The RNA shown here (SAM riboswitch aptamer (S box leader)) has 131 nucleotides and comes from Bifidobacterium breve. NCBI's taxonomy places the organism under Bacteria, Bacillati, Actinomycetes, Bifidobacteriaceae, Bifidobacterium. Its mean pLDDT, the model's own confidence on a scale to 100, is 78.

RNA sequence: AGCUCAUCCCGAGGGGCAGAGGGAACGGCCCGUUGAAGCCCCGGCAACCACUCCGAAGACACCUACCUUGCGUAGGCGGCCGUCGGAUCAGGUGCCAAGUCCGUCCAAGAGCAAUCUUGGAAAGAUGAGAC
Numbered sequence: 001a002g003c004u005c006a007u008c009c010c011g012a013g014g015g016g017c018a019g020a021g022g023g024a025a026c027g028g029c030c031c032g033u034u035g036a037a038g039c040c041c042c043g044g045c046a047a048c049c050a051c052u053c054c055g056a057a058g059a060c061a062c063c064u065a066c067c068u069u070g071c072g073u074a075g076g077c078g079g080c081c082g083u084c085g086g087a088u089c090a091g092g093u094g095c096c097a098a099g100u101c102c103g104u105c106c107a108a109g110a111g112c113a114a115u116c117u118u119g120g121a122a123a124g125a126u127g128a129g130a131c
Stems, first nucleotide, its partner, number of pairs: 003129006013042005021031003025104004043096003047093003052087005058081001060079001062076005067070001100123001105120006
């Protein structure tokens, strides 16, 4: 880089160096010399993973009772495992203008039209996993 899955209307910025770009592409619209990108320091956020805890249901195991002695029935427990929901944490990533800033392709609807609304897709981003 490519593949699979999940999420993407929540959240969170100050300083130093630097010096003109940045918001993936294109169009729009924005941000930017009251300082862009990039680098560093400090701070913060909490989507995923990890850790810890709580709750729920389930299978298995275990316990008890029974007799029909079975891969039995009934009840209990919640030990291990994973699942679901929640809390905590900030370790691994990530992130800290605007919904992924909006649109782009398709469908439906509205409109004389420009265009708009809704849904889906594509693309992209992030994480996890397998290769």